[in-house]
RNA sequence: CUUUAACAACGGGAUGGAGCUCCCGUCUAACCGCCGGUCAACGGCUGAUGGCUCCUGUCGACAC
Numbered sequence: 001c002u003u004u005a006a007c008a009a010c011g012g013g014a015u016g017g018a019g020c021u022c023c024c025g026u027c028u029a030a031c032c033g034c035c036g037g038u039c040a041a042c043g044g045c046u047g048a049u050g051g052c053u054c055c056u057g058u059c060g061a062c063a064c
Stems, first nucleotide, its partner, number of pairs: 009026005016055006033045004
C1' cells in the first nucleotide's frame, strides 16, 4: 500500500432542529416523491417525520 473478515464508529432514508425507534449503506455506497404523457416536452398532486412525539417555519378554517 492492497485484499478479506470482524468490531467500533460514521453516514443515509423527496425542504429545518431535537429525543426515541426501525431499515439501509461503508464513499464505486445508502439517498435524490407521486400521477398523466408521444415516456420527450409539458401538466397535475401530497408531505417540514422512514415511524412516533415535541419545537420552528408555512398553508387552511373558526373564535376573540

A computed fold for a 64-nucleotide RNA from a Vulcanimicrobiota bacterium, annotated as Fluoride riboswitch aptamer (crcB RNA motif). Its Rfam family is "Fluoride riboswitch aptamer (crcB RNA motif)". Rfam links the family to the GO terms response to fluoride and positive regulation of gene expression. The prediction has a mean pLDDT of 79. It was read from a public genome assembly, where an Rfam model found it. NCBI's taxonomy places the organism under Bacteria, Bacillati, Vulcanimicrobiota.